RNA sequence: GGGGCAUUAGCUCAUUUGGCUAGAGCGCUUCGCUGGCAGCGAAGAGGUGAGCGGUUCGAAUCCGCUAUGCUCCA
Numbered sequence: 001g002g003g004g005c006a007u008u009a010g011c012u013c014a015u016u017u018g019g020c021u022a023g024a025g026c027g028c029u030u031c032g033c034u035g036g037c038a039g040c041g042a043a044g045a046g047g048u049g050a051g052c053g054g055u056u057c058g059a060a061u062c063c064g065c066u067a068u069g070c071u072c073c074a
Base pairs, nucleotide, nucleotide: 001073002072003071004070005069006068007067010026011025012024013023019057028044029043030042031041032040033039050066051065052064053063054062
């Protein structure tokens, strides 16, 4: 220098070929049970979906560029 893959909540990941008002577990907050800062139960907050553009009535999903990481080739 070139090819491929990945990037979604604080962490680990779903989201299957465009209809999403984006979910789960753990963690966090509050409440209840309990002798209890543990455990169990309930409720809640938390995401400009890596960044910028494009296509489309509509994009996490398709296309381009950029960034970061992994990997292969030179």